[in-house]
RNA sequence: GGCAGCGUAGCUCAGUGGUAGAGCAGGGGACUCAUAAGCCCUUGGUCACUAGUUCAAGUCUAGUCGCUGCCA
Numbered sequence: 001g002g003c004a005g006c007g008u009a010g011c012u013c014a015g016u017g018g019u020a021g022a023g024c025a026g027g028g029g030a031c032u033c034a035u036a037a038g039c040c041c042u043u044g045g046u047c048a049c050u051a052g053u054u055c056a057a058g059u060c061u062a063g064u065c066g067c068u069g070c071c072a
Base pairs, nucleotide, nucleotide: 001071002070003069004068005067006066007065010024011023012022013021018055026042027041028040029039048064049063050062051061052060
């Protein structure tokens, strides 16, 4: 330099154009002499950024940035 994949919660990841989710982590409660585990409730998001298509975009298109892999 060329090609491909990925970018969504603190972390690991779902989400095939129509209300953004799960697990773990965090906070609270109950239980216990107490702690842990398990149980109940719960906080947390500019969906990397900019533009475009659309009634409607995390999802489709273009560009930019970052990471990873392959080729040279």
Model confidence (mean pLDDT): 83 of 100. The RNA shown here (transfer RNA) has 72 nucleotides and comes from a Dehalococcoidia bacterium.